Predicted 3D model of a 72-nucleotide RNA (transfer RNA) from Penicillium salamii. Rfam family: tRNA. The family's RNA type in Rfam is transfer RNA. Taxonomically the source falls in Penicillium (Eukaryota, saccharomyceta, leotiomyceta, Eurotiales).
RNA sequence: GCAGCGGUGGCGCAGUGGUAACGCGUGAGAUUGCAAAUCUCAAGAUCCCGUGUUCGAACCACGGUCGCUGCU
Numbered sequence: 001g002c003a004g005c006g007g008u009g010g011c012g013c014a015g016u017g018g019u020a021a022c023g024c025g026u027g028a029g030a031u032u033g034c035a036a037a038u039c040u041c042a043a044g045a046u047c048c049c050g051u052g053u054u055c056g057a058a059c060c061a062c063g064g065u066c067g068c069u070g071c072u
Base pairs, nucleotide, nucleotide: 001071002070003069004068005067006066007065010024011023012022018055026042027041028040029039030038048064049063050062051061052060
């Protein structure tokens, strides 16, 4: 330099056009003599950035940026 893949709550990830699911973690409650475990509830993601396409974009297009891998 070129190509491919990826960037989504604190963390790990799903979601391929119609307002983002799940697990861990966090907070509250139930339970317990206290805790752990278990159960219930809740909060938490302008989806890496910008522009465009579309009635509508995490998802499609273009540009940028960062990371990983391969080639040179």